This is a predicted structure of an 88-nucleotide RNA (c-di-GMP-I riboswitch aptamer) from Serpentinicella alkaliphila. The model forms 95% of the base pairs in the Rfam consensus.
[in-house]
RNA sequence: CGAUGAAAAUAGCAAACUUAUUGAAAGAUAGGGACGCAAAGCCUUGGGUCUAAGGGUUAUAUUAGCCUAUGAUUGCCAGGUUGCCAAA
Numbered sequence: 001c002g003a004u005g006a007a008a009a010u011a012g013c014a015a016a017c018u019u020a021u022u023g024a025a026a027g028a029u030a031g032g033g034a035c036g037c038a039a040a041g042c043c044u045u046g047g048g049u050c051u052a053a054g055g056g057u058u059a060u061a062u063u064a065g066c067c068u069a070u071g072a073u074u075g076c077c078a079g080g081u082u083g084c085c086a087a088a
Stems, first nucleotide, its partner, number of pairs: 004086002012037002017032006035075001041081003045078003048073003054068005
């Protein structure tokens, strides 16, 4: 230095739920709260999944259905990149 992750230590993040705000929604932000996480730090580059405002289309025709991300998810997987400690 790289790979790896046993035992500790210094730290860190924060699921569900809830309050407020925001968004068409999925969701996000802030506070409370901890299920857990060796990257549960950061980046949508590839795939997956979620939503369907807008667009298209169907119809028994205004209110319904179907298709579609440019939206979202990094705590879905992979990839890139930065990082604490250290046994074999």
RNAcentral holds the sequence, with entries from Rfam.
The prediction has a mean pLDDT of 88.
The organism belongs to Serpentinicella, within Bacteria.